RNAcentral holds the full RNA, with entries from SILVA. Small-subunit ribosomal RNA, central domain from a metagenome, 348 nucleotides, folded computationally. The coordinates come from a structure-prediction model, not an experiment, and the mean pLDDT is 87.

[in-house]
Context: one part of a larger RNA
RNA sequence: CUGGGCGUAAAGCGUCUGUAGGUGGUUCAGUAAGUCUGUUGUCAAAGAUUAGGGCUCAACCCUAAAUAGGCAGUGGAAACUACUAGACUAGAGCACAGUAGAGGUAGAGGGAAUUCCCAGUGUAGCGGUGAAAUGCGUAGAUAUUGGGAAGAACACCAGUGGCGAAAGCGCUCUACUGGGCUGUUGCUGACACUCAGAGACGAAAGCUAAGGUAGCAAACGGGAUUAGAUACCCCGGUAGUCUUAGCUGUAAACGAUGGAUACUGGAUGUCGCGUACUUUUUUAUGCGGUAUCGUAGCUAACGCGUUAAGUAUCCCGCCUGGGAAGUAUGCUCGCAAGAGUGAAACUC
Numbered sequence: 001c002u003g004g005g006c007g008u009a010a011a012g013c014g015u016c017u018g019u020a021g022g023u024g025g026u027u028c029a030g031u032a033a034g035u036c037u038g039u040u041g042u043c044a045a046a047g048a049u050u051a052g053g054g055c056u057c058a059a060c061c062c063u064a065a066a067u068a069g070g071c072a073g074u075g076g077a078a079a080c081u082a083c084u085a086g087a088c089u090a091g092a093g094c095a096c097a098g099u100a101g102a103g104g105u106a107g108a109g110g111g112a113a114u115u116c117c118c119a120g121u122g123u124a125g126c127g128g129u130g131a132a133a134u135g136c137g138u139a140g141a142u143a144u145u146g147g148g149a150a151g152a153a154c155a156c157c158a159g160u161g162g163c164g165a166a167a168g169c170g171c172u173c174u175a176c177u178g179g180g181c182u183g184u185u186g187c188u189g190a191c192a193c194u195c196a197g198a199g200a201c202g203a204a205a206g207c208u209a210a211g212g213u214a215g216c217a218a219a220c221g222g223g224a225u226u227a228g229a230u231a232c233c234c235c236g237g238u239a240g241u242c243u244u245a246g247c248u249g250u251a252a253a254c255g256a257u258g259g260a261u262a263c264u265g266g267a268u269g270u271c272g273c274g275u276a277c278u279u280u281u282u283u284a285u286g287c288g289g290u291a292u293c294g295u296a297g298c299u300a301a302c303g304c305g306u307u308a309a310g311u312a313u314c315c316c317g318c319c320u321g322g323g324a325a326g327u328a329u330g331c332u333c334g335c336a337a338g339a340g341u342g343a344a345a346c347u348c
Base pairs, nucleotide, nucleotide: 004319005318006317007302008301012316014201015200016199017198021194022193023192025088026087027086029084030083031082033081034080035077036076037075038074039073040072041071042070043069049065050064051063052062053061054060091191092188093187094186095185096183097182098181099180103177104176105175106174107173108172109171110154114150115149116148117147118146119145120144121143125136126135162169163168206247207246208245209244210243211242215241216240220236221235222234223233258315259314260313261312262311263310266293267292268291269290270289271288272287273286274285275284276283297304298303321348322347323346330341331340332339333338
């Protein structure tokens, strides 16, 4: 100098788009920057190395030689990388024909339930709990029937089913709109992969403004429990939950598993599309998802196992003992809450 890791021990950015950069399919020709090779110059002496010699040996001293390497020039090689000029179609993309889907946005409509209001019937309780009480009720509650209003959520279907980059998405219909998959040929001809910085999206809670507020419910009040009970249980109840326009930018944002490509035994489901046989629902099979079990292999073990945590390549992110600490400070962002970046002393 090289050499380690990241499912659970420290460690995969929450997710995507994408610039610089890094990396990059097959083939022909050329160039010679990298690369390889020869040669020339130079890299003072001393020291180091090798061989020999001198002090009795050694240390020490003297003489000679040599490789490797660096830099610069010069001659050559052309496989690989690179560059230039062509060609190709297996990567990628486009077109065409189909197809599944809670993918997104906006609008319209629907029924069940709940609460409240009005009216009828009806009478003394209702409610709640382990047991009670607070609470509601003769100013007629609860129960029940009819009518009306409001807001929020959409039972069954519903499925280790589907879609989406993730967050997430579930009543019905309409409009607009994104992506995927399958099939057949056709077209473009490497247009690709990854991505520092950057940008976009990003549950819940929270914030600003304007609305809305049925149910639920932080805070808060009361009743219980208890030694106490700032709780668990009960009766109420405001922010909030909902809509619109902005902000915030975080989660056990999890598969605790970054993305792309290729390769490597099987078995059983399930979803989408196709093909063949039959013929109407199976069977076999191809492609694309999803789930379980498991071979080899891997792993500290648990387990993973063609959807890898296997075998390899490329690119990015991250880790380096515990605590102090995701703290202090500075900077950036934010209305704030706070977020991002992010130490050290000291201590074990």